About this RNA:
This is a predicted structure of an 84-nucleotide RNA (c-di-GMP-I-GGC riboswitch aptamer) from Alkalicoccus daliensis.
[in-house]
């Protein structure tokens, strides 16, 4: 170079729990690690989720708009570095 290890030497941090904030998905501390080699950044595309309001009448429908990058792609960056 490039692969991504039973290596090193740092990082992030799912569930659920607890507070706070939202209608809400969900975020945000804490506490806690199930997993990550971009689980670092960006909602650009496509997926998923919600759905204030609004029509309809119960259990539903459509939507501005919001959520998610640890759902895939794309884009921008970026530590190690063994066998090869």
């Nucleotide at each position: 170079c490039a692969a991504g290890a039973u290596a090193a030497a740092g990082g992030c941090a799912a569930a659920a729990c607890u507070a706070u904030u939202g209608a809400a998905a969900a975020a945000u501390a804490g506490u806690g690690a199930c997993g990550c080699a971009a689980a670092g950044c960006c909602a650009u595309g496509g997926g998923u989720c919600u759905a204030a309001g609004g029509g309809g009448a119960u259990u539903u429908c459509c939507u501005a708009g919001g959520a998610u990058u640890g759902c895939c792609a794309g884009g921008c960056u970026g530590c190690c570095g063994a066998a090869g």
Its mean pLDDT, the model's own confidence on a scale to 100, is 85. Taxonomically the source falls in Alkalicoccus (Bacteria, Bacillota, Bacilli, Caryophanales).